Predicted 3D model of a 71-nucleotide RNA (transfer RNA) from an uncultured Bacilli bacterium. The prediction has a mean pLDDT of 80. The sequence was found in a public genome assembly. It matches the Rfam family "tRNA". By type it is a transfer RNA. Gene Ontology term of the family: triplet codon-amino acid adaptor activity.

RNA sequence: AGGAGUGUCGUACAAUGGUAGUACAGUGGUCUCCAAAACCAUUAACGCGGGUUCGAUUCCUGUCACUCCUG
Numbered sequence: 001a002g003g004a005g006u007g008u009c010g011u012a013c014a015a016u017g018g019u020a021g022u023a024c025a026g027u028g029g030u031c032u033c034c035a036a037a038a039c040c041a042u043u044a045a046c047g048c049g050g051g052u053u054c055g056a057u058u059c060c061u062g063u064c065a066c067u068c069c070u071g
Stems, first nucleotide, its partner, number of pairs: 001070007010024004018054001026042005047063005
């Protein structure tokens, strides 16, 4: 320099154009003599910009970060 892949709550991952979810973690509560476990509730996210569309995590495009390949 060229090419490919990945980017989503604190962490690990889902979601093939129509309300952004699960598990663990966090917080509060129930239970218990206390605690743990269990159960209930709750907080919190689509890397960034632009475009297409009635509607975009999803399609197109640019860019950034990381990983890999070629030279």